[in-house]
RNA sequence: AUCUCAUCCAGAGUGGCCGAGGGACGGGCCCGAAGACGCCACAGCAACCGCCCGUAGGAUUAAUACGGGGUCAGGUGCUAACUCCCGCCCGUUAAAUGGGGGAGAUGAGAC
Numbered sequence: 001a002u003c004u005c006a007u008c009c010a011g012a013g014u015g016g017c018c019g020a021g022g023g024a025c026g027g028g029c030c031c032g033a034a035g036a037c038g039c040c041a042c043a044g045c046a047a048c049c050g051c052c053c054g055u056a057g058g059a060u061u062a063a064u065a066c067g068g069g070g071u072c073a074g075g076u077g078c079u080a081a082c083u084c085c086c087g088c089c090c091g092u093u094a095a096a097u098g099g100g101g102g103a104g105a106u107g108a109g110a111c
Base pairs, nucleotide, nucleotide: 002110003109004108005107006106007105008104013042014041015040016039017038021031022030023029025087026086027085028084043079044078045077048075049074051070052069053067054066055065056064083103088100089099090098091097092096
């Protein structure tokens, strides 16, 4: 990089460094010299994987499945705005809004 699966209306910020763009892309709308974005430190959120517990399974152990809890100096991730909103298709007369899809992000796995 590609493929598969799951989730994406919840939650959680301070300090230091740097100095102009940033919010993936296009449009919109926002954030930003009262210093954004990024990097570092510390703190926090969450519970995808791991770990622990329970149930089923099984003669036992284990594989496996389901559920719940904890969150550990375990691996990631995240800490403006619903993935900030829309983008393609369908419906509800319009404004709005609902459903699905695409794209994207994150995790787990495969190659």